[in-house]
RNA sequence: AGCAAGGUCCCACGCAGCGGAAAACCACGAACCUGGUCAGGUCCGAAAGGAAGCAGCCAUAAGUGGCCACUUCCGGGUGACGUGGGGUAGCCUUGCUGGA
Numbered sequence: 001a002g003c004a005a006g007g008u009c010c011c012a013c014g015c016a017g018c019g020g021a022a023a024a025c026c027a028c029g030a031a032c033c034u035g036g037u038c039a040g041g042u043c044c045g046a047a048a049g050g051a052a053g054c055a056g057c058c059a060u061a062a063g064u065g066g067c068c069a070c071u072u073c074c075g076g077g078u079g080a081c082g083u084g085g086g087g088u089a090g091c092c093u094u095g096c097u098g099g100a
């Protein structure tokens, strides 16, 4: 110096991981326009009874917050990870050949 292989480089896929969102779970959560139970009181009735139903209580809706982890979705200048393909411009490693 040349050649070959591999790495660095590029692409695709896979895996892991990070961030976000959703679902699930828990808590809170409606003066009235949710439900149940409806004290008191009101209405109907001769009465027995019945009707509507405020407050309260309970359960929840919309929603808010929590949530080690699990599930789903989205995203990337996450990766001394894997597989396949590409490339030989530069660099590194190994091998071979030739020259000094």
Stems, first nucleotide, its partner, number of pairs: 001097008009086006015079002018075005025066004034059004042051003
Source information:
Bacterial small signal recognition particle RNA from Mesoaciditoga sp., 100 nucleotides, folded computationally. The source organism's lineage runs through Bacteria, Thermotogae, Mesoaciditogales, Mesoaciditogaceae and Mesoaciditoga. Its Rfam family is "Bacterial small signal recognition particle RNA". It is annotated as a non-coding RNA gene.